[in-house]
Context: one part of a larger RNA
RNA sequence: CUGGGCGUAAAGCGAGCGCAGACGGUUUAUUAAGCAAGAUGUGAAAUCCCCGAGCUUAACUUGGGGAACUGCGUUUUGAACUGGUAAGCUAGAGUAUGUCAGAGGGGGGUAGAAUUCCACAUGUAGCAGUGAAAUGCGUAGAGAUGUGGAGGAACACCGGUGGCGAAAGGCAGCCCCCCUGGGAUAAUACUGACGUUCAUGCUCGAAAGCGUGGGGAGCAAACAGGAUUAGAUACCCUGGUAGUCCACGCCGUAAACGAUGUCAAUUAGCUGUUGGGGCACUUGAUGCCUUAGUAGCGAAGCUAACGCGUGAAAUUGACCGCCUGGGGAGUACGGUCGCAAGAUUAAAACUC
Numbered sequence: 001c002u003g004g005g006c007g008u009a010a011a012g013c014g015a016g017c018g019c020a021g022a023c024g025g026u027u028u029a030u031u032a033a034g035c036a037a038g039a040u041g042u043g044a045a046a047u048c049c050c051c052g053a054g055c056u057u058a059a060c061u062u063g064g065g066g067a068a069c070u071g072c073g074u075u076u077u078g079a080a081c082u083g084g085u086a087a088g089c090u091a092g093a094g095u096a097u098g099u100c101a102g103a104g105g106g107g108g109g110u111a112g113a114a115u116u117c118c119a120c121a122u123g124u125a126g127c128a129g130u131g132a133a134a135u136g137c138g139u140a141g142a143g144a145u146g147u148g149g150a151g152g153a154a155c156a157c158c159g160g161u162g163g164c165g166a167a168a169g170g171c172a173g174c175c176c177c178c179c180u181g182g183g184a185u186a187a188u189a190c191u192g193a194c195g196u197u198c199a200u201g202c203u204c205g206a207a208a209g210c211g212u213g214g215g216g217a218g219c220a221a222a223c224a225g226g227a228u229u230a231g232a233u234a235c236c237c238u239g240g241u242a243g244u245c246c247a248c249g250c251c252g253u254a255a256a257c258g259a260u261g262u263c264a265a266u267u268a269g270c271u272g273u274u275g276g277g278g279c280a281c282u283u284g285a286u287g288c289c290u291u292a293g294u295a296g297c298g299a300a301g302c303u304a305a306c307g308c309g310u311g312a313a314a315u316u317g318a319c320c321g322c323c324u325g326g327g328g329a330g331u332a333c334g335g336u337c338g339c340a341a342g343a344u345u346a347a348a349a350c351u352c
Stems, first nucleotide, its partner, number of pairs: 004323003007306002012320001014204004021197003025089007033082002035078008049066003052062003092194001093191004097186004104180005109174002116150007126137002163171002209250006218244002223239004261319006269297012281284001301308002325352003334345004
C1' cells in the first nucleotide's frame, strides 16, 4: 500500500449551491496518450538465486559461468477497453404547452375571542392564592356585573402519522391585495449528455445571546418577599427586570435526529392516506389501473441483537465527509472569525 467500518457500539459535515478534482449514456469514423505484444539499448560491481571450483567438510571464499535486476529509453505492430478528435442518436438531464394542489418566500391590509390597563355606572366586604398558609390587592370602595375606550401579543374550531419547502432551520385567523420561487401530472414538440458528486469557497441556518432604535398586553431568567425544610441560594405562592415582539446589523451553535450523506440502478406483496391522470360499468359514499408523496405491516435478504425491509439498514456502482481504546479533551497553545459571549481548527505530558 491493500484489507475494516459509520441507525443504537468510535464514526454522515446542520443544510444547500458550486469552481478545481473524481466519475460518466449510446452509434460510427479516426487517433494512439493510457493499454497489450515483439525487437533492441541500458539497468556498474557487490548482494540474493542456479551450475561449477578451492580450503578434509561446512560456514566461508571465488577477478569462473549463468540467471535475475519485475525499471527506464528507442522502435515496430495491434485497436477491444479508457482517453483525445469529428459527426450523429435519444433511453439520462432540461425547455415549451395544458391542468392541478399547497401553513413555500417577501411586503401591505384587516376580523373576532381572550388577558391586562383606564374611565363611568351598579354594589359591599372581601378578593386572590395553596396540600395548608402567608406575602399581595381591597372601605382612598377591591373582587363581581354592565357600558365605552387604549394597547400589545397570539391566532380556538377546521387540524389530520394532512399539506408546503432545493434542503435544513422552518411555515397556520382571513373566501383580502401586491411581488415572487418551486413541485406534481398528461400528451406531444424541441435541445442533444448539457449529467452525478464535490476538497477550498459562497449562501441559508431554531432557541438563547449581542449592538442601535422602537415597542411592551400576557408570560418570565435575574432579583425581592411569603411558605416548605434540619437547611432550601430549589420545587409551591405573590410580585417582577432583561428577554419574548418590530426594523436593521451580528452570532453560527442544538438530541440542527430518521442519531441513517447525495445521486443512480436492481430485487415479493398487503393495508391506509394526500395530489394528479386514465379505464370500466351496475353512474356512485362505485370498482380497477397508473404516477408523485406520506404512513403502517411484511417475502427474500441483511443485522451482534433490536430492528430495516422498493422511501432499505437488501444487492451493486459514482463521488464526498468521518472513525481507530477510556480519561486527560473537543481542553491547552497557535491561527482564523466575532463588539462580546464565544465559535472553528486542534494536540501532548500523564493515567487506567

Annotation
Predicted 3D model of a 352-nucleotide part of an RNA (small-subunit ribosomal RNA, central domain) from an uncultured bacterium. The prediction has a mean pLDDT of 81. The full RNA is in RNAcentral, with records from ENA, Greengenes and SILVA.